[in-house]
Context: one part of a larger RNA
Molecule: large-subunit ribosomal RNA, domain II
Organism: Pseudomonadota bacterium
RNA sequence: GCCAACGACUUAUGAUUUAUCGCAAGUCUAAUUCCGAGAAAUCGGAAGGAGGCGUAGGGAAACCGAGUCUGAAUAGGGCGCAAGCGGUAAAUCAUAGACCCGAAGCCGGAUGAGCUUGCCUUGGCCAGGGUGAAUCCCGAAGAAAUUCGGGAGGAGGCCCGAACUGGUUGGUUGUUCAAAACCUUCGGAUGAGCUGAGGUAAGGAGUGAAAAGCUAAUCGAAUCCGGUAAUAGCUGGUUCUCUCCGAAAUAGCUUUAGGGCUAGCGGCUGCCAAAAAUAUAUAAGGGGUAGAGCUCUGGUUCAGUAGCAAAGGGCGAAAGCUCGGCUAUUGAGUCAAACUUCGAAUACUUAUAUAUAUGGGCAGCUAGUCAGAACGUGGGGGCUAAGCUCCAUGCUCAAAAGGGAAACAGCCCAGACCAUCAUCUAAGGUCCCUAAAUUUAUGCUAAGUGUAAAAGGUAGUCAUAAUUCUAAGACAGAUAGGAGGUUGGCUUAGAGGUAGCCAUCCUUUAAAGAGUGUGUAACAACUCACUAUUUAAGAAUUGUGGCGCCAAAAAUGUACCGGGGCUAAGCAUAAUACCGAAGAUAUGGUUCCGCCCUUUUGGACAAUGAUCGCGUUUUAAUUAAAAAAUUAUUUUAAUAAAAUAACGUUAUUAUUAUCCAAAAGGGCGGGAGGUAGGAGAGCAUUCAUAUUGCAGUGAAGCCGUAUCCGUGAGGAGCGGUGGAGCGAUAUGAAGAGAGAAUGUUGGC
Numbered sequence: 001g002c003c004a005a006c007g008a009c010u011u012a013u014g015a016u017u018u019a020u021c022g023c024a025a026g027u028c029u030a031a032u033u034c035c036g037a038g039a040a041a042u043c044g045g046a047a048g049g050a051g052g053c054g055u056a057g058g059g060a061a062a063c064c065g066a067g068u069c070u071g072a073a074u075a076g077g078g079c080g081c082a083a084g085c086g087g088u089a090a091a092u093c094a095u096a097g098a099c100c101c102g103a104a105g106c107c108g109g110a111u112g113a114g115c116u117u118g119c120c121u122u123g124g125c126c127a128g129g130g131u132g133a134a135u136c137c138c139g140a141a142g143a144a145a146u147u148c149g150g151g152a153g154g155a156g157g158c159c160c161g162a163a164c165u166g167g168u169u170g171g172u173u174g175u176u177c178a179a180a181a182c183c184u185u186c187g188g189a190u191g192a193g194c195u196g197a198g199g200u201a202a203g204g205a206g207u208g209a210a211a212a213g214c215u216a217a218u219c220g221a222a223u224c225c226g227g228u229a230a231u232a233g234c235u236g237g238u239u240c241u242c243u244c245c246g247a248a249a250u251a252g253c254u255u256u257a258g259g260g261c262u263a264g265c266g267g268c269u270g271c272c273a274a275a276a277a278u279a280u281a282u283a284a285g286g287g288g289u290a291g292a293g294c295u296c297u298g299g300u301u302c303a304g305u306a307g308c309a310a311a312g313g314g315c316g317a318a319a320g321c322u323c324g325g326c327u328a329u330u331g332a333g334u335c336a337a338a339c340u341u342c343g344a345a346u347a348c349u350u351a352u353a354u355a356u357a358u359g360g361g362c363a364g365c366u367a368g369u370c371a372g373a374a375c376g377u378g379g380g381g382g383c384u385a386a387g388c389u390c391c392a393u394g395c396u397c398a399a400a401a402g403g404g405a406a407a408c409a410g411c412c413c414a415g416a417c418c419a420u421c422a423u424c425u426a427a428g429g430u431c432c433c434u435a436a437a438u439u440u441a442u443g444c445u446a447a448g449u450g451u452a453a454a455a456g457g458u459a460g461u462c463a464u465a466a467u468u469c470u471a472a473g474a475c476a477g478a479u480a481g482g483a484g485g486u487u488g489g490c491u492u493a494g495a496g497g498u499a500g501c502c503a504u505c506c507u508u509u510a511a512a513g514a515g516u517g518u519g520u521a522a523c524a525a526c527u528c529a530c531u532a533u534u535u536a537a538g539a540a541u542u543g544u545g546g547c548g549c550c551a552a553a554a555a556u557g558u559a560c561c562g563g564g565g566c567u568a569a570g571c572a573u574a575a576u577a578c579c580g581a582a583g584a585u586a587u588g589g590u591u592c593c594g595c596c597c598u599u600u601u602g603g604a605c606a607a608u609g610a611u612c613g614c615g616u617u618u619u620a621a622u623u624a625a626a627a628a629a630u631u632a633u634u635u636u637a638a639u640a641a642a643a644u645a646a647c648g649u650u651a652u653u654a655u656u657a658u659c660c661a662a663a664a665g666g667g668c669g670g671g672a673g674g675u676a677g678g679a680g681a682g683c684a685u686u687c688a689u690a691u692u693g694c695a696g697u698g699a700a701g702c703c704g705u706a707u708c709c710g711u712g713a714g715g716a717g718c719g720g721u722g723g724a725g726c727g728a729u730a731u732g733a734a735g736a737g738a739g740a741a742u743g744u745u746g747g748c
Stems, first nucleotide, its partner, number of pairs: 001748006011096013026053003032047006057064002067079004099237002102234001106227006117201009126191001128160003131156001135152007164188003170183003203219001205215003240682006250263005264369002266366007277356009291342001292340002297336012312323004372397002375394007402413003417589004422585003428579003431564003437576001439575006450566001456550003460547010477534005483507003488502003513528001517526002590672015606656006613649003618642002621639006683737001685734010701721005707716003
């Protein structure tokens, strides 16, 4: 990992509600006892009315009582003014382990010092080499203390280094030799040394040269068992089918924020009123938003006027001048969420009409939800950043499949009951991939723009508007001229049109600046303005709009049309076809709801008829009791039989009429996406009871199957295998359905 089996809303008691049954002003028994059955557990029946709930409430109470309390009240108001009790079933809640699995932990009692820590008792061990303390002896010196030299000596938590002990560095190993080893290297190695055996100290306790170390591979509180199914607002899991409805991610409060309670929104049941709901149109309303404005409030720019100031800047010797400041006012301009002389569209309220067919209220029971997301719009925060954050509003997703956007929860179109090799459309598309136009008309684009972007730039091109010049010849080109006073004055080394400053006239002219540039040291030279001739028909300038161009650099590989590719198969404006969805339509089918019809069944009520029972009346027999009595007999009571004539009553049944309910069939209309969640109807499994069946001529189980039935869970049939039990129908009861829980056990 796979397969198989097992694996999670139960049970008890109480409460509430609903359904149903029994009895009803009542209702129910509890413990217990007795009887019967049984080996027992226990089961069935009877007794048992103890007690519970109910039958009267109101008040704190006294107390009063269909009323009472409050109150001065005969007012008003509050609470009351006869349906319950018990059983069964379901749902929910409470108490219990309470749907299942899951802690770390807490407490109790035991077991541990054969590991390890400390201590006690008693033993054992430490190759070899080095150093050479005290002390002593000898010699020398000295008055002595003592010093020096030599020798003996053998001290030391001394040195080097095996055993022993430790575990410093690096490597190996790392499903290992090993849950700490191996190789190398290293510390100690006569000491606070190492070590054997015996003993001793323990769980909030021991021991500790102290690391919260160690206390049996377990230690910031050992191990085992118990309390124990501790608790877990947390995570995970929670098993068959179909049908109907269908949310929330908000508010308030919360030691509350990933939990909860109430409300909001869902479901189911009952009742009430009766068209309230939605859309559109019309009418009537209030508003102070967008916008706008400056009357107010506050800000702000310029100018004028008037006033104020102890203290502003500049100039001046001063007087003073000038710039500035503040306040008010006038004129013009301007800004505002917390400004308004104004003021929409929408929205909201009410009424009427039309369309569709829902919508509302009350009561009860019972859920889930309290992490929301994107997008459009109006706003706050932020940087008018964010797939940001917080509100409002709408929509989709969530809980929605289908078509489009290449792919793509939240965008566009559109809401899937089922079937169809039918039709029409939406968004979006129609050259090929790829269903449908290489469609029509008129323009634009040349950039592969289309198929990413700004400020800014653009004599790219198209359209449009205006102005000016122009056959009296424009614009561009060519030819020629472009002069004189004069080298204007100043400045300067120089300044002659052309460094700079000032002025910028006059003349000759067709025209020519006291000069537009290049140039020179300064001149010169070239050139321009300006003019003539020639040529010849449009030229120049400014603005606006359309489509383009530049600006334009990124990391795996073209890589910003989905690709091919396209000059339209791009862009703009028109037009006609077609394609295109689970949309709409068509046909058939299923199911739910509403209404109607038919049939059947059940119930209620009324009428009619019949039957039975009872009572009264009649007859006969038997028994018992009483009276009288020899018996016969009489009366009363009970039982049995017959007659049923009449009356009454009760029950049953039949028919008819009405009403209600259910089921089946038919018709019409409407609905059937769905997470959390609610409701309904079913399937299957095991067992029990009753009835009824199958089976060695082959039960269950298992395997196969192209057959049949059911919307489905499933149920049959057939064949094989198997070898002894198993079904069906109607009820009932549950250890009642497996794919997930790092699920449990087994197998591979």